Predicted 3D model of RNase P RNA and transfer RNA as a complex of 443 nucleotides.
RNA sequence: UUGGUUGAUCGUGUAGCUGCUGUAUUGAUUACAGAGGAAAGUCCGGGCUCCCACAAACAGAGGUGCCGGAUAACGUCCGGCGGCGUUCUUAGAGCGUUAGGGAUAGUGCAACAGAAAAUAUACCGCUGCCUUGGCAGUAAGGGUGAAAUGGUGCGGUAAGAGCGCACCGCGUACCUGGUAACAGGUAUGGCAGUGAAAACCCCACCUGGAGCAAGACCGAAUAGGGGCCUUUUUCUCGUUUCGAGCACGUGUUUGUCGUGAUGAGGUCCGGGUUGGUCGCUUGAGGAUUAAGGAGACUUAAUUCCCAGAUGAAUAGCUACAGAGGAUUUAUUCCAGACAGAACCCGGCUUAUAGAUCAGUCAAACCA
RNA sequence: GGGCACAUAGCUCAGGGGUUAGAGCGCUACGUUGACAUCGUAGAGGUCCGAGGUUCGAGACCUCGUGUGCCCACCA
Numbered sequence: 001u002u003g004g005u006u007g008a009u010c011g012u013g014u015a016g017c018u019g020c021u022g023u024a025u026u027g028a029u030u031a032c033a034g035a036g037g038a039a040a041g042u043c044c045g046g047g048c049u050c051c052c053a054c055a056a057a058c059a060g061a062g063g064u065g066c067c068g069g070a071u072a073a074c075g076u077c078c079g080g081c082g083g084c085g086u087u088c089u090u091a092g093a094g095c096g097u098u099a100g101g102g103a104u105a106g107u108g109c110a111a112c113a114g115a116a117a118a119u120a121u122a123c124c125g126c127u128g129c130c131u132u133g134g135c136a137g138u139a140a141g142g143g144u145g146a147a148a149u150g151g152u153g154c155g156g157u158a159a160g161a162g163c164g165c166a167c168c169g170c171g172u173a174c175c176u177g178g179u180a181a182c183a184g185g186u187a188u189g190g191c192a193g194u195g196a197a198a199a200c201c202c203c204a205c206c207u208g209g210a211g212c213a214a215g216a217c218c219g220a221a222u223a224g225g226g227g228c229c230u231u232u233u234u235c236u237c238g239u240u241u242c243g244a245g246c247a248c249g250u251g252u253u254u255g256u257c258g259u260g261a262u263g264a265g266g267u268c269c270g271g272g273u274u275g276g277u278c279g280c281u282u283g284a285g286g287a288u289u290a291a292g293g294a295g296a297c298u299u300a301a302u303u304c305c306c307a308g309a310u311g312a313a314u315a316g317c318u319a320c321a322g323a324g325g326a327u328u329u330a331u332u333c334c335a336g337a338c339a340g341a342a343c344c345c346g347g348c349u350u351a352u353a354g355a356u357c358a359g360u361c362a363a364a365c366c367a
Numbered sequence: 368g369g370g371c372a373c374a375u376a377g378c379u380c381a382g383g384g385g386u387u388a389g390a391g392c393g394c395u396a397c398g399u400u401g402a403c404a405u406c407g408u409a410g411a412g413g414u415c416c417g418a419g420g421u422u423c424g425a426g427a428c429c430u431c432g433u434g435u436g437c438c439c440a441c442c443a
Stems, first nucleotide, its partner, number of pairs: 001363010012321007020034005036338001040349002043347005048211004053256006061207005066080005081100001082098007101202002106200002109195002123142002125138006150168006169191001170189008215278004225269007235245004246260004271442003285304008324334003368439007377392004385423001394410005416432005
């Protein structure tokens, strides 16, 4: 210098004219404000509203899953641990990545191949004995498979084998360090059985359902209609008030509370309307500074108000500047990617031309 | 705006971890017929919507995306 990769920030700017939406004052007018980092997918978590009568326990259903912390909360984020990959260099370090509880709680599964696929077992082989072949021992080696009942070495043996020993791995117990995951050490076991829980399941923790077309109010119009289902016939007793009992009220149980009717509720069909107001934007808000923390983040002070539409505004034109591209080296032409709020926040995921900064890797050149 | 479901052959659908994914209709060829239909025999036709992951193994299980379809307001 070029290219790749990771992270962060930005993602056209200025001025004028003409419009649209909102707010304030209003007779016009005038003043101010007017899309995003994802407004998207609707994948999680909350606020808010209505419904389940309320509370507790159990059951059921769904979700999460190493440890600690952050947060209103989370499946998000931060820091660490273990595993895996890669690089350096050497026995550790750096970087990246990780849906990472339990497979001796239980049930089920592992096609084909192979002797045998989880209760084990013996095809070829090896060894001994009798000898065409068989019997006994063995699991070193071969072969099959994604996976074969610890690995390497020495001893040992007829041949072999954790059969014995050393180191490594694994299980168990204890000690030390650490909040913990876990790490290190000592002793011991001769290996206790492989994979898979993004199979059922077990354990721990969390969770009621629906969604602003929620919901509240005003107005207009219509046939104040019909079918089906549930419950009740002024529940029972004590003379009434009242009390007790009974029945009903989300799956079950318990307790509290409510109800026990001149009818009430649910659902479907049919009929009418396509209007307005609120909810609606001041909020776990933004910016700056200081402090605390390793970080996510927290605290304090000052300051700011920053879209609120509804057949749905946020635009058009002109001039200058300009990343970039094409032709060409005088210039001329084109001209910003992904994409458009709809109740509001915190995340995740996906799309995104180009610019700047920082880290890292590779190549070339120079010293 | 919000909430759901589905995607497998040209069409309609099965298959719910295991060898090379099936069925009906349709299509092609041959036979039957004078010819056609019917019928019979044989055959072709699939990246299981796309990408990644779990697994020895994915059409299926998990995650993300793409496309298609369905539902919803108020009043008495």

It holds a member of the Rfam family "Bacterial RNase P class A". Its family is annotated with dimeric ribonuclease P complex, ribonuclease P activity and tRNA processing in the Gene Ontology. Rfam classes the family as a ribozyme.